This is a predicted structure of a 381-nucleotide RNA (Bacterial RNase P class A) from an Anaerolineales bacterium. RNAcentral holds the sequence, with entries from ENA.
RNA sequence: CAGGUCGGCCUGGUGAUCGCGGUCCGAGAUUUCUCGGAAUCGAGGAAAGUCCGCACUCCACAGAGCACGGUGCCGGAUAACAUCCGGAGGGGAGCAAUCUCCUGCACAGGGCCACAGAAAAUAACCGCCAAGCUCACCCUCGGGUGAGCCGUAAGGGUGAAAAGGUGAGGUAAAAGCUCACCGGCGCGGGUGGUAACAUCCGCGGCCAGGCAACCUCCAUCGGGAGCAAGGCCAAACAGGGACAAGGUGCUGCUCGCACCGUUUGAGUCCCGGGUAGGCUGCACGAGGCGGGCUGAGAGGUCCGUCCCAGACAGAUGGUCACCGGGCUGAAAACGAGAGUUUUUUGCCUAACAGAAUGCGGCUUAUCGGCUGGCCUGCGGG
Numbered sequence: 001c002a003g004g005u006c007g008g009c010c011u012g013g014u015g016a017u018c019g020c021g022g023u024c025c026g027a028g029a030u031u032u033c034u035c036g037g038a039a040u041c042g043a044g045g046a047a048a049g050u051c052c053g054c055a056c057u058c059c060a061c062a063g064a065g066c067a068c069g070g071u072g073c074c075g076g077a078u079a080a081c082a083u084c085c086g087g088a089g090g091g092g093a094g095c096a097a098u099c100u101c102c103u104g105c106a107c108a109g110g111g112c113c114a115c116a117g118a119a120a121a122u123a124a125c126c127g128c129c130a131a132g133c134u135c136a137c138c139c140u141c142g143g144g145u146g147a148g149c150c151g152u153a154a155g156g157g158u159g160a161a162a163a164g165g166u167g168a169g170g171u172a173a174a175a176g177c178u179c180a181c182c183g184g185c186g187c188g189g190g191u192g193g194u195a196a197c198a199u200c201c202g203c204g205g206c207c208a209g210g211c212a213a214c215c216u217c218c219a220u221c222g223g224g225a226g227c228a229a230g231g232c233c234a235a236a237c238a239g240g241g242a243c244a245a246g247g248u249g250c251u252g253c254u255c256g257c258a259c260c261g262u263u264u265g266a267g268u269c270c271c272g273g274g275u276a277g278g279c280u281g282c283a284c285g286a287g288g289c290g291g292g293c294u295g296a297g298a299g300g301u302c303c304g305u306c307c308c309a310g311a312c313a314g315a316u317g318g319u320c321a322c323c324g325g326g327c328u329g330a331a332a333a334c335g336a337g338a339g340u341u342u343u344u345u346g347c348c349u350a351a352c353a354g355a356a357u358g359c360g361g362c363u364u365a366u367c368g369g370c371u372g373g374c375c376u377g378c379g380g381g
Base pairs, nucleotide, nucleotide: 001377002376003375004374005373006372007371008370009369010368012323013322014321015320016319017318018317020042021041022040023038024037025036026035027034028033044352048363049362051361052360053359054358055357056226057225058224059223068222069221070220071219072218073087074086075085076084077083088103089102090101091100092099093098104217109215110214111211112210113209125156126155127152128151132149133148134147135146136145137144138143164182165181166180167179168178169177183207184206185204186203187202188201189200190199191198192197230280231279232278233277239271240270241269242268243267246260247259248258249257250256287306288305289304290303291302292301293300294299324349325348326347327346329344330343331342332341333340334339
């Protein structure tokens, strides 16, 4: 320098101006509103999907068990988790850095194993055998030949998978049937490790498969519903109770008139539940930023500092200027070259998206960049 690989981070800045929502202040109306002012606050890394885990709230709840559902190598982190960190065993990709998949139990039981194949689990299709049994034939009467039964997992063939491998013994032919070595499994023990596990020694022919992301079993965890949770205030209409002979309008008063009413109760007052509506929950929090200590890391702890959206048809936007950034063309300087620097022309400033009780994760979407570790190749000192 080129290519690769694994992380971390940003998602333009400042000012002016016009708007929008919250808060506060002032003024006017007044149930909700309107106007004005301020050196006040106003989206994200994913606010998204709503897939996990919690906080919070209400309901339920003696204890134990069943059912149902989640999780599943080991250790740690955490409020908790299916998340994160570190580690173990096995498979796969890559020269490597690194990436990726799997992992409780298959001697409790059931189920399944496409196609092919005789057979997919306690296997005889072809083949092998002639020791044994049956039948037929031949015969020199010792036996021989053929067929079937039986035996056989050596060989062939099918398949992803066919019942450890090599050699020797053994046999009618064979076979862990027996033996040696190798491999696996199980049991017992030693050593290292918190553990998963690793490693060594001894014993046992135990070697008759796989799938639990099929049921099941084992271990462990889980009560249900959700901020439209929940709490408070409370018109109108209807209901209940008490008093009650007047009440209302024209009309400020008197008269008058009209309407409603006098036990089928006008009107006034009170009561409970509670609709519309309003307030709250609802912004000091597993909080942000900076630093110290601690740990291998996820993280923990201490100190300082800051207060940072709360709408309810749902605000958070537009324009301009300067700075910054990117792309592009040109010129000059330096350089062997690749290229670098400076000046300048034009254009762009884009993506995904957008709070609605909050928090921790996961997943998905995404323009343009910044930055660190490691690997491979080439060149130079």
The coordinates come from a structure-prediction model, not an experiment, and the mean pLDDT is 79. The gene name in the source record is rnpB. Its Rfam family is "Bacterial RNase P class A". Rfam classes the family as a ribozyme.